SAM riboswitch aptamer (S box leader), 110 nucleotides, folded computationally. The coordinates come from a structure-prediction model, not an experiment, and the mean pLDDT is 76. It was read from a public genome assembly, where an Rfam model found it.
[in-house]
RNA sequence: UAGUUAUCAAGAAAGGUGGAGGGAAUAGACCCUAUGAAACCUUAGCAACCCUUUGCUUCCCAUGCAAAGAAGGUGCUAAAUUCUAUCCCGCUUGGCGGGGCAGAUAACAU
Repeated sequence: UAGUUAUCAAGAAAGGUGGAGGGAAUAGACCCUAUGAAACCUUAGCAACCCUUUGCUUCCCAUGCAAAGAAGGUGCUAAAUUCUAUCCCGCUUGGCGGGGCAGAUAACAU
């Protein structure tokens, strides 16, 4: 790196270095940003995917379900997977809602 499955609700930030961009990708809109962007580091936190414990299930294991937890592996800590170009469906004056594509994260697999 292409693949499979699950989730995309909510939650959680300070300091230091840095010095102009950032919100995934191209363009536009919108928003954040010298009252300091990206990136890196430190500390703290959030969450509960992996994980730990217990119970149920089971002849046993495995799987599955439920509850509790947070030592460890990841991840995350503006608003929103923001909207449109960019698809499909429903309602429709405007527009709204749902899905898909794409993307992010985790586990697995190669």